[in-house]
RNA sequence: CUAUGCAAAAGGCAAACUUGCUGAAAGGCAAGGACGCAAAGCCUUGAGUCUACGGUGCGGUACUCCGCGCUAGGAUUGUCCGGCUGCCAUA
Numbered sequence: 001c002u003a004u005g006c007a008a009a010a011g012g013c014a015a016a017c018u019u020g021c022u023g024a025a026a027g028g029c030a031a032g033g034a035c036g037c038a039a040a041g042c043c044u045u046g047a048g049u050c051u052a053c054g055g056u057g058c059g060g061u062a063c064u065c066c067g068c069g070c071u072a073g074g075a076u077u078g079u080c081c082g083g084c085u086g087c088c089a090u091a
Stems, first nucleotide, its partner, number of pairs: 002091004012037002017032006035078001041084003046080002048076003053073001054071007
């Protein structure tokens, strides 16, 4: 430097759930908590997925209301691809 992650050591992160805050929602943040994770460290302009405040179409009937559909300027990287960096061990 490259590849690999069966076992070990030192450590690290933290799903569900609960509480609080926040957001229209999806979700996010903090604390508790551990299902898991060898990149579950960082980045996001790609794909997927979630949501639909606003916008828009249709209908009801209302008269500015209700319902349904569509739609990302929203969210997710612990769904995947990609980029950058990195601990230990083995070869």
The RNA shown here (c-di-GMP-I riboswitch aptamer) has 91 nucleotides. The sequence was found by an Rfam model in a public genome assembly. Its Rfam family is "c-di-GMP-I riboswitch aptamer". Its family is annotated with cyclic-di-GMP binding in the Gene Ontology. Its mean pLDDT, the model's own confidence on a scale to 100, is 85. The model forms 95% of the base pairs in the Rfam consensus.